[in-house]
This record gives sequence, structure tokens and C1' cells, in this order.
RNA sequence: GCGGCCAUAGCUCAAAGGCAGAGCACCUGGUUGUGGCCCAGGAGGUUGUGGGUUCGAGCCCCACUGGUCGCC
Repeated sequence: GCGGCCAUAGCUCAAAGGCAGAGCACCUGGUUGUGGCCCAGGAGGUUGUGGGUUCGAGCCCCACUGGUCGCC
């Protein structure tokens, strides 16, 4: 220098153009002598950035940034 893949909650990951979710972690309550396990509930996202397409974009297109793998 060229190409592929990845970027969504604190972490690991879903979401085949139509209300953004799960597990773990966290908070509150129950249970317990205390804690853990267990049970019930809750909070937490301008979906990496900027544009474009569309009635509608996490999803499609372009550029950029970062990560990763390969080629030279």
C1' cells in the first nucleotide's frame, strides 16, 4: 500500500427494512442468624462518527475512525 471481517447496555452477544432484546454484572424487595444460592421486580442504549437511500435504517449504500486477520 491492497483486501476480508468486526464495532449494539458495564462485559459476552442477539435482533433476515416495521416498538432495540437476552445472559452475566448492578440496584430494590422476599427468603436467611449474616452472606451466598434461589424467587419477584427495577435501572441502564443519541446501535463507533458523518452523510445517502427509504414512508420507515441496528439492518441497504458511501466516506471516515478504531480493532482484527490475510496479501504485498

Predicted 3D model of a 72-nucleotide RNA (transfer RNA) from Ardenticatena maritima. The prediction has a mean pLDDT of 82. Its Rfam family is "tRNA". Rfam classes the family as a transfer RNA. From the family's description: Transfer RNA (tRNA) molecules are approximately 80 nucleotides in length. Their secondary structure includes four short double-helical elements and three loops (D, anti-codon, and T loops). Further hydrogen bonds mediate the characteristic L-shaped molecular structure. tRNAs have two regions of fundamental functional importance: the anti-codon, which is responsible for specific mRNA codon recognition, and the 3' end, to which the tRNAs corresponding amino acid is attached (by aminoacyl-tRNA synthetases). tRNAs cope with the degeneracy of the genetic code in two manners: having more than one tRNA (with a specific anti-codon) for a particular amino acid; and 'wobble' base-pairing, i.e. permitting non-standard base-pairing at the 3rd anti-codon position. RNAcentral records the identical sequence in 2 taxa.